[in-house]
Context: one part of a larger RNA
RNA sequence: ACCGGGGAGUUCAAAGCUGUGGCAAGUCUAAGGGUUCAAAGCCCGUAAACGUAGGGAAACCGAAAUGCGCGCAACCAGCUCGUCUGGUGAGGCGCGGGGUCUGAAAAGGGCCCGGAGUCACGGCUUUGACACUAGAAACCGGGCGAUCUAGCCCUGGGUAGGGUGAAGCCAGGCGAAAGUCUGGUGGAGGCCCGUAGGGGUGCUGACGUGCAAUUCGCUCCUCUGACCUGGGGCUAGGGGCUAAAGACCAAUCUAGCCCGGUGAUAGCUAGUUCCCUCCGAAGUGGGUCGCAGCCCAGCCUCGAGUGAGGUAGCCUGCGGGGUAGAGCACUGACUGAAAAGUAAGGGGUCGAAAGGCCUCUCUUUUCUAUCAAACUCCGAAUCCGUAGGCGCCGUAGACCUCGAGAGACGGGUUCUGGUGGGGUAAGCUCCCAGACCGAGAGGGGGACAACCCAGACCAAGGUUAAGGCCCCCAAGUGCUGGCUAAGUGUCAAACUGAAGGGAGUCAUUAGCCCCAGACAGCGGGGAGGUAGGCUCAGAAGCAGCCAUCCUUUAAAGAAUGCGUAACAGCUCACCCGCCGAGGCUAAUGGCCCUGAAAAUGGACGGGGCUAAGCCAGCCGCCGAUACCUUGGGGCACGGCAACAGCCGUGUUCUGGUAGGAGGGCGUCCUGGUUGGGCGGAAGCUGGACCGUGAGGCCCAGUGGACCGAUCAGGAGUGCAGAUCCCGGU
Numbered sequence: 001a002c003c004g005g006g007g008a009g010u011u012c013a014a015a016g017c018u019g020u021g022g023c024a025a026g027u028c029u030a031a032g033g034g035u036u037c038a039a040a041g042c043c044c045g046u047a048a049a050c051g052u053a054g055g056g057a058a059a060c061c062g063a064a065a066u067g068c069g070c071g072c073a074a075c076c077a078g079c080u081c082g083u084c085u086g087g088u089g090a091g092g093c094g095c096g097g098g099g100u101c102u103g104a105a106a107a108g109g110g111c112c113c114g115g116a117g118u119c120a121c122g123g124c125u126u127u128g129a130c131a132c133u134a135g136a137a138a139c140c141g142g143g144c145g146a147u148c149u150a151g152c153c154c155u156g157g158g159u160a161g162g163g164u165g166a167a168g169c170c171a172g173g174c175g176a177a178a179g180u181c182u183g184g185u186g187g188a189g190g191c192c193c194g195u196a197g198g199g200g201u202g203c204u205g206a207c208g209u210g211c212a213a214u215u216c217g218c219u220c221c222u223c224u225g226a227c228c229u230g231g232g233g234c235u236a237g238g239g240g241c242u243a244a245a246g247a248c249c250a251a252u253c254u255a256g257c258c259c260g261g262u263g264a265u266a267g268c269u270a271g272u273u274c275c276c277u278c279c280g281a282a283g284u285g286g287g288u289c290g291c292a293g294c295c296c297a298g299c300c301u302c303g304a305g306u307g308a309g310g311u312a313g314c315c316u317g318c319g320g321g322g323u324a325g326a327g328c329a330c331u332g333a334c335u336g337a338a339a340a341g342u343a344a345g346g347g348g349u350c351g352a353a354a355g356g357c358c359u360c361u362c363u364u365u366u367c368u369a370u371c372a373a374a375c376u377c378c379g380a381a382u383c384c385g386u387a388g389g390c391g392c393c394g395u396a397g398a399c400c401u402c403g404a405g406a407g408a409c410g411g412g413u414u415c416u417g418g419u420g421g422g423g424u425a426a427g428c429u430c431c432c433a434g435a436c437c438g439a440g441a442g443g444g445g446g447a448c449a450a451c452c453c454a455g456a457c458c459a460a461g462g463u464u465a466a467g468g469c470c471c472c473c474a475a476g477u478g479c480u481g482g483c484u485a486a487g488u489g490u491c492a493a494a495c496u497g498a499a500g501g502g503a504g505u506c507a508u509u510a511g512c513c514c515c516a517g518a519c520a521g522c523g524g525g526g527a528g529g530u531a532g533g534c535u536c537a538g539a540a541g542c543a544g545c546c547a548u549c550c551u552u553u554a555a556a557g558a559a560u561g562c563g564u565a566a567c568a569g570c571u572c573a574c575c576c577g578c579c580g581a582g583g584c585u586a587a588u589g590g591c592c593c594u595g596a597a598a599a600u601g602g603a604c605g606g607g608g609c610u611a612a613g614c615c616a617g618c619c620g621c622c623g624a625u626a627c628c629u630u631g632g633g634g635c636a637c638g639g640c641a642a643c644a645g646c647c648g649u650g651u652u653c654u655g656g657u658a659g660g661a662g663g664g665c666g667u668c669c670u671g672g673u674u675g676g677g678c679g680g681a682a683g684c685u686g687g688a689c690c691g692u693g694a695g696g697c698c699c700a701g702u703g704g705a706c707c708g709a710u711c712a713g714g715a716g717u718g719c720a721g722a723u724c725c726c727g728g729u
Stems, first nucleotide, its partner, number of pairs: 001729006011129013026050002032044004054061002067095004074088005079082001097113006132271004139261006150235009159225001161193003164189001168185007197222003202218002205216002237253001239249002274664006284297005299407001300405006309393003313390008325378001326376002331372003336367006344361007411437003415434004421429002442453003457632007467622003470607003476619001478618006489609002500594003504591010521578005527551003532546003557572001561570002633654002635650006665718001667715010683702005689696002
């Protein structure tokens, strides 16, 4: 991992609501007893409980068996036969009346009053219990452990070889002596090298389902000591022992192990078993030792009551608002100028002083230039409230009210619109409204929760949407007119391409020149006064400054650029000739180029394409569970029937997670009724058929003795999952 078996909302008590039944102003027994071999059943047992009256803290007081009206359903009557009118009108509602409390009160207010309960059984839920199942780390109690290991005690054992050479002693030299020097002798040491032994440094080697739950190899530390070691003993779990690492206390230690309390608790995690039908959420507000939880409200479901309006959309009227924008009238910020004022302050100046004058600051006014979430003289779109109309929903029962059951209180998204703060930004963060995903399948977008189309009951056939029509791949190698030469492109967006640049090319517009010859090219001329004046070493068209005239001319600047030390030289403007038809400039628009860098070779979905690219227009076709048609199922509702069927309506019913409600299938057992079986039961294998489905039924084979149907009742009642448990492979 697979297969088989086991495997999770149960039971009791109390309570709430609801359904069915009995009795009913009452209902009912409990414990217990009798009968019985026992059980069931039947019969006693009325103690208690609930109800029949409320109000009040209490003392205490103490209510209609309907006085009037409206009116739903229903019934009756009438006609003009209608969603008609009228009458009666259970239930319902209003008025009036009453009880009690408060109170000074005949005021006002609160609660209550015109009789429905109770018992049993079933369903859902709550609470308490282990309480749907499984799961801690822990806590407490009582025991078992020092054969491992830590320390200590008692008693034993073990420890090559070599080196070094302390004290002491001896001899000799010296010395007055103390002593000192030299040579021997001697053999000390938590001394040295190193064996056994003990240890375990590095290779971070081998091994790493190992030889081994710590080993192997080489290397390394120590090896007369605080050494190693045998045997016997002592210390025990908040305790021991510790040359101290929270180390060790039997492969377990920041509190051992075993059993018990124990099914500890877990707001956390995983799992939670058959089918169909109807409806169908929320991730928000408030509170919380609250933020992984829970409670209340909102949102969902189911049931009941009432009985006529309700209102998401649009229009109009009337109110409300202070945003966007705008503005400077207030508040605050912020630019320059002018005029006036001088009380105060600074500076300058005159004066002996008083004080005067000038100037700056300052104040006021005027003009001028700005800004604001916490500024507003203004002020939209839009929004809100309200009234009317339209539309839509509603007597096939809406709105509203009551009761029961939930789930949920981690949301998300680009998408669209708006917005706040932060940030370079983000698949970032916060908020509002809507849509969508969540809980939504199908078609398209290469693939792709939320982008486009479109809301899937079933079957068949057809038509379209988005998007496409060369091949992959269904449908045009479709038509018309342009553009692009860059493989630009072949991308709706998400999923990039900017500023800037381009005698790339197309179009439009405007201006100017042109057969009296434009533009380009080629040939010729391009002169004189003069080397203008100044400056300067020089300055001659051409370093610089000033001026920029005249003449000859077809034309020629006191010179456009190159050049020289300065000249020279070349060239341009300008003119003529050759040539013979368009040319020059600017702006705008389209496509294109450049700008353009990322890590394996490589991304238009691919092939490929010069259209099969881009722009504009046209025709046709393909293409979904959408739409249409036909048939069928279910659901809701109406009518008729009343044993469950027939007829009709449904463009505005039939996607669905959590969840609510309803109806069924199957397993085991019990009772009633009724069947099958050795002429072959159950079980198993294979197949046919029926049912929307859970499933059912039939046939054949196998098997060899039990097994069904139906109506009721009762459950240890349905498995793929839980690193589920047991077994097998």
Predicted 3D model of a 729-nucleotide part of an RNA (large-subunit ribosomal RNA, domain II) from a Candidatus Bathyarchaeia archaeon. The prediction has a mean pLDDT of 82. RNAcentral holds the full RNA, with entries from ENA. Taxonomically the source falls in Bathyarchaeia (SeqCode) (Archaea, Thermoproteati, Candidatus Bathyarchaeota).